[in-house]
Context: one part of a larger RNA
RNA sequence: UCCGGGUAAGGGAAGUCGGCAAAUUAGCCAUGUGCCUUCGGUACAAAUGGUCCCUGCUGUUGUGUCGUGGAGAUGCGAUUGCAGGGUGCAAUAACAAGAGGAAUCCAACUGUUUAACAAAAACUUAGCUCUUCGCGAGUCCGAAAGGAUGUGUAUGAAGGGUGACGUCUGCCCAGUGCCAGUAUCCGAAACUUCUUUUCAAGGAAACUAAGGACUGGUAAACGGCGGGGGUAACUGUAACUCUCUUAAGGUAGCGAAAUACCUUGUCGUUUGAUUGGCGACGUGCAUGAAUGACGUAAUGAGAUUCCUGCUGUCCCUACCUGGAAGCUC
Numbered sequence: 001u002c003c004g005g006g007u008a009a010g011g012g013a014a015g016u017c018g019g020c021a022a023a024u025u026a027g028c029c030a031u032g033u034g035c036c037u038u039c040g041g042u043a044c045a046a047a048u049g050g051u052c053c054c055u056g057c058u059g060u061u062g063u064g065u066c067g068u069g070g071a072g073a074u075g076c077g078a079u080u081g082c083a084g085g086g087u088g089c090a091a092u093a094a095c096a097a098g099a100g101g102a103a104u105c106c107a108a109c110u111g112u113u114u115a116a117c118a119a120a121a122a123c124u125u126a127g128c129u130c131u132u133c134g135c136g137a138g139u140c141c142g143a144a145a146g147g148a149u150g151u152g153u154a155u156g157a158a159g160g161g162u163g164a165c166g167u168c169u170g171c172c173c174a175g176u177g178c179c180a181g182u183a184u185c186c187g188a189a190a191c192u193u194c195u196u197u198u199c200a201a202g203g204a205a206a207c208u209a210a211g212g213a214c215u216g217g218u219a220a221a222c223g224g225c226g227g228g229g230g231u232a233a234c235u236g237u238a239a240c241u242c243u244c245u246u247a248a249g250g251u252a253g254c255g256a257a258a259u260a261c262c263u264u265g266u267c268g269u270u271u272g273a274u275u276g277g278c279g280a281c282g283u284g285c286a287u288g289a290a291u292g293a294c295g296u297a298a299u300g301a302g303a304u305u306c307c308u309g310c311u312g313u314c315c316c317u318a319c320c321u322g323g324a325a326g327c328u329c
Stems, first nucleotide, its partner, number of pairs: 001324008010315002014313001019310001027051005036041001038164001052086006059079008087091001099308007106300002111123002127162007138149004165295004170225003175222002177218005184213003192205004226244005253287001254284001265281006
């Protein structure tokens, strides 16, 4: 010096990206338990007291002996409570054994995952919704025979999306899909007809399937959801109005957000001081409704902020102890 263990006066996160690591807490019994809540929880919330030994008393209770029985007397146990006393620094004395609280984001939850750098907000999930399918079905495997779903039958099976619950889920079918219809038009080969005198080869016409044109529907299908000018008797703003334009011009919500460039936005709060956190505002570079929107108790080895306690993280190092390396012999 390194690896492991231990102890430190005073301070107590000043250390650091960050309380990382360590310390604190801890069992059992009793008291007590806020906000919130889906009334189940939260919850061991928080906070507080007790815990060993001896003696006495009291209550409850089991089982004996004496008493014919009863009343009572007298033993041996179990157990609740109270009081007094004793020892130690310390009584769950070792081992074992929750730190706690206040908020925000995300995901409802239990669960699953990158064997060997990622455990999560990713996947799954119950619930919701759309599509296909009446069974010799639909979907899948196979060239077929045949097979799986399933010896199941729409309260089912298969496929897609969303993801508990609560309140909701706006407008657009012009584009791309999908579905339905279709008088007419386009539309291949074969058949038919015509044709260079005949045959062949060729040429032309007519007919015509799917499909397309065409007409409708469909967004919890893929997706999309504007610009400019003016206007109120302070200023400012614009309920109002004009105009261009689109398939329709973003509704309810939420909003400097896990989304905000400018940006350390502005205001309030928290600090002595905060590019942080929380609460508001909205001028949303580029929020927005099952590509779900917004809330949400409980849950979380998830992300972030703060407070109490606690500490060698630090001020600022020191010492003890076990081992290793190194040096000398």
The part of an RNA shown here (large-subunit ribosomal RNA, domain IV) has 329 nucleotides and comes from a groundwater metagenome. The RNAcentral record of the full RNA draws on SILVA.